This is a predicted structure of a 478-nucleotide part of an RNA (small-subunit ribosomal RNA, 3' major domain) from an uncultured bacterium. Its mean pLDDT, the model's own confidence on a scale to 100, is 85.
Context: one part of a larger RNA
């Protein structure tokens, strides 16, 4: 000088209380032990591993087994020597495919030289062969490392120069009264000052205004089935560019400070809501399987290529989500109202066929023009009447559709049939404090196809917080 304490003082987080949804009981669905496997690839393991790496495993991907088959190699540089019917296209055969195998056809580029030219014809090139250096390696070491990235924690806190004190470690500033989210400010003090951090500065949402008006809007004034047309940019909107919110003003408290609590004004009030932004460091935290990268291993194999099979096993255990259990509900008929986003290998309208999944069609869009695309929950009526049900839907069986060389291991979604456990869940436990939670549908990436996941979107829309005793995690002073 740190860390600890079932020592103390302050303080502060959905930490607890206060309330609302879960989650532990069902069955499904992923992902993880373990299990089994010829092989179930490999990493991640309290919080900070388990819908994690994976934004999408039939082939592929793939790194795993197994079989046939391959050695300068699939890919890069060079060296020697060889090699014009070269290099490229490659037929029959054979094969499960890689390949093996060759009939056939048949080049360029560059300089010389011969030719008016088509072109011959010499060298070199590029090519293929040998054979050498090499070349590969999802092969070990993340406890040799860069990079990146979780956690503590968006917590308020790490430290330096000079100067003082201490014989040094060191200490002082950074404690102290007070105020903040905030080492935030202000008072005071052997300090005095300044970095990184905090807050701003960036983005985006909430108000006006200015500019500008098609694809967009539609007051007025004609038309139409329709903002469709003309006309119009007042409005909504769109995007550019300005104004605003600073504790300015006002009253009170306070120490005549810093501030705090109340009020006006105003779309907005004391950081306006969100959003990136993550100090010094700790976990020898993760990751050689993104990428690099140091040593060590492999080289007729621990490289490379194939076809298939595995990652999809299943008594079991954890987790993490999606469906329920009904009546604030199911089913039917009708009927209103988003946002944000994607699209030329795309999205795909009307119309027609099929209960449907879908099919057929071809208009239009490289989109504020077409389209995906009729959001659902909501609202009106109808029925059902507390039952394992008109609830649940899991699992079958049978007939389809679509993607794709190929759905058998191992796809998704359709119709009919079939209707399992579940009647609200021990102990224990999560998550959330406002346009949150809770529910409700849409829409991205990835993607031939495959979403209960994840990223985004906007409808509807609560309850509760006395308070800091306790539990947890942090802060700061003794």
């Nucleotide at each position: 000088u740190g860390a600890c304490g079932g020592g103390g003082g302050c303080c502060c987080g959905c930490a607890c209380a206060a309330g609302c949804g879960g989650u532990g009981g069902a069955g499904c669905a992923c992902g993880u032990g373990g299990u089994u496997u010829a092989a179930u690839u490999c990493g991640a393991u309290g919080c900070a591993a388990a819908c994690c790496g994976a934004a999408g495993a039939a082939c592929c991907u793939u790194a795993c087994c197994u079989g046939g088959g391959u050695u300068u190699g699939a890919c890069a540089u060079g060296c020697a020597g060889g090699u014009g019917g070269u290099a490229g296209u490659g037929a029959a055969a054979u094969g499960a495919a890689a390949g093996u195998g060759g009939a056939a056809c048949g080049a360029c580029c560059u300089u010389g030289c011969a030719g008016c030219g088509a072109u011959g014809u010499a060298a070199g090139g590029a090519g293929c062969c040998u054979g050498c250096a090499c070349a590969g390696g999802u092969g070990c070491u993340g406890c040799a490392u860069g990079g990146c990235u979780g956690u503590c924690g968006u917590c308020a806190g790490c430290u330096c120069g000079u100067g003082u004190c201490g014989u040094g470690a060191g200490a002082u500033g950074u404690u102290g009264g007070g105020u903040u989210a905030a080492g935030u400010c202000c008072c005071g003090c052997a300090a005095c000052g300044a970095g990184c951090g905090c807050a701003a500065c960036c983005c985006u949402u909430g108000u006006c205004g200015u500019u500008a008006a098609u694809u967009g809007c539609c007051a007025u004034c004609a038309u139409u089935g329709a903002g469709u047309u003309g006309g119009g940019c007042a409005c909504u909107u769109u995007a550019a560019u300005g104004a605003g919110a600073c504790u300015g003003c006002c009253g009170g408290u306070g120490a005549c400070a810093a501030a705090c609590c109340g009020g006006a004004g105003g779309a907005a009030g004391g950081u306006g809501g969100g959003g990136a932004u993550g100090a010094c460091g700790u976990c020898a935290a993760g990751u050689c399987c993104u990428c690099a990268u140091g040593g060590c291993c492999c080289u007729u194999a621990u490289g490379g290529g194939u076809a298939g099979g595995g990652c999809u096993u299943c008594a079991c255990a954890c987790g993490u989500c999606a469906u329920a259990c009904a009546a604030u509900g199911g089913u039917c008929g009708g009927u209103u109202c988003a946002g944000a986003g994607g699209g030329u290998u795309g999205c795909c309208a009307a119309g027609c066929c099929g209960c449907g999944a879908g099919g057929u069609g071809g208009a239009g869009c490289c989109a504020a023009u077409c389209u995906c695309a009729g959001a659902a929950a909501g609202c009106c009526g109808a029925u059902c009447g507390u039952a394992g049900u008109c609830c649940g839907g899991a699992u079958u069986g049978c007939a389809g559709u679509c993607u794709g060389c190929a759905a058998c291991u191992c796809g998704a979604c359709u119709g009919c049939a079939u209707g399992a456990a579940g009647u609200c869940g021990g102990a224990a436990u999560c998550g959330c404090u406002a346009g949150u939670a809770a529910u409700c549908g849409c829409g991205g990436a990835u993607c031939a196809g495959c979403a209960u996941g994840u990223c985004g979107c906007g409808g509807u829309g609560a309850a509760u917080a006395c308070g800091u005793u306790c539990c947890c995690g942090g802060g700061u002073c003794u």